[in-house]
Predicted 3D model of a 110-nucleotide RNA (TPP riboswitch aptamer (THI element)) from Sphingomonas ginsenosidivorax. The RNAcentral record of the sequence draws on Rfam. Taxonomically the source falls in Sphingomonas (Bacteria, Pseudomonadati, Alphaproteobacteria, Sphingomonadales).

RNA sequence: GCGCCAUCCCCGGGGGGCCGCUGUCGUGCGGCUGAGAGGUGGGCAGCAGCCCACGACCCGCUGAACCUGAUCCGGGUGAUACCGGCGUAGGGAGGGUUGGCGGCACCUCC
Numbered sequence: 001g002c003g004c005c006a007u008c009c010c011c012g013g014g015g016g017g018c019c020g021c022u023g024u025c026g027u028g029c030g031g032c033u034g035a036g037a038g039g040u041g042g043g044c045a046g047c048a049g050c051c052c053a054c055g056a057c058c059c060g061c062u063g064a065a066c067c068u069g070a071u072c073c074g075g076g077u078g079a080u081a082c083c084g085g086c087g088u089a090g091g092g093a094g095g096g097u098u099g100g101c102g103g104c105a106c107c108u109c110c
Base pairs, nucleotide, nucleotide: 001104002102003101004100005099006098008096009095010094011060012059013058014057017032018031019030020029021028039054040053041052042051043050044049066091067090068089072085073084074083075082
């Protein structure tokens, strides 16, 4: 110097669905599924429009967290959920501290 394990610190990525209220693509209210379905604060707007910060939850290359294909295909459901395919697809966010162990290489001493 490298690898593995543990530890702590810091950092980063991501989503927010279905049904009803309802003529209206809600971050509203009620119900459902789910780890999570906009909890708290703030700004602009002024139709149910848009944005920021923080929190909860999940995930960070051993990466199906999440995005694309996709208003996808088959099963299933009132619908979502869920199961299978697509999928050996294309993308996708990690550094450091300390300790232990291991072998290898190099250096010094005997």